The RNA shown here (SAM riboswitch aptamer (S box leader)) has 114 nucleotides and comes from a soil metagenome.
Its mean pLDDT, the model's own confidence on a scale to 100, is 81.
The model forms 94% of the base pairs in the Rfam consensus.
[in-house]
RNA sequence: CUCAUCCAGACGGGUGGAGGGAACGGCCCUACGACACCCAGCAACCGGCAGAUGAUCUAGAUUAUCUGACGCGGUGCCAACUCCGGCAGGGAGACUAGCUCCCUGAAAGAUGAG
Numbered sequence: 001c002u003c004a005u006c007c008a009g010a011c012g013g014g015u016g017g018a019g020g021g022a023a024c025g026g027c028c029c030u031a032c033g034a035c036a037c038c039c040a041g042c043a044a045c046c047g048g049c050a051g052a053u054g055a056u057c058u059a060g061a062u063u064a065u066c067u068g069a070c071g072c073g074g075u076g077c078c079a080a081c082u083c084c085g086g087c088a089g090g091g092a093g094a095c096u097a098g099c100u101c102c103c104u105g106a107a108a109g110a111u112g113a114g
Stems, first nucleotide, its partner, number of pairs: 001114006012039005019029003024085003041077002045074003049068009082108001087105007
């Protein structure tokens, strides 16, 4: 940089012990233990496994796509929708001052694969 996904799930135990939720603004979590690490757990992106279809060739292999089971390997995840907002468009409320609410998209971010 490209592609896919982001309203499901996991809420336990141990060790340490004061911060944490990316940044900003909110709003939250937190000594009834944050957060980190380990174990347990969740999920199924990639690999591996099984099947179907197509293609290729030395005819039992290679490869592409799709489907399925599993949790074996590589990651990931385990408060709140990515906790919410910002930018753009549309709608509603109230009534001239900016505000509140709803919907869609974007931006930013996270994870995986390349």